RNA sequence: UCCUCUAUAGCUCAGUUGGUAGAGCGUGCGGCUGUUAACCGCAAGGUCGUAGGUUCGAUCCCUGCUGGAGGAG
Numbered sequence: 001u002c003c004u005c006u007a008u009a010g011c012u013c014a015g016u017u018g019g020u021a022g023a024g025c026g027u028g029c030g031g032c033u034g035u036u037a038a039c040c041g042c043a044a045g046g047u048c049g050u051a052g053g054u055u056c057g058a059u060c061c062c063u064g065c066u067g068g069a070g071g072a073g
Base pairs, nucleotide, nucleotide: 001072002071003070004069005068006067007066010025011024012023013022019056027043028042029041030040031039049065050064051063052062053061
């Protein structure tokens, strides 16, 4: 310098031929129990890395940039 993959909740990750985002763990509250743990229920928590473009509409398609991983020279 070039190529590929990747960036989504506090953490680990889902989410497709574009239609307004979810799970597990964790956290808070409640139930159960003499109490704690375990178990059960509920809730909070996201400008989907960033800046633009296409579109009626973008986590998803296109381009630049940034961070991470791998490869070629």

The RNA shown here (transfer RNA) has 73 nucleotides and comes from Micromonas commoda. Its Rfam family is "tRNA". From the family's description: Transfer RNA (tRNA) molecules are approximately 80 nucleotides in length. The coordinates come from a structure-prediction model, not an experiment, and the mean pLDDT is 81. A source record names the gene tRNA-Asn-GTT-1-1.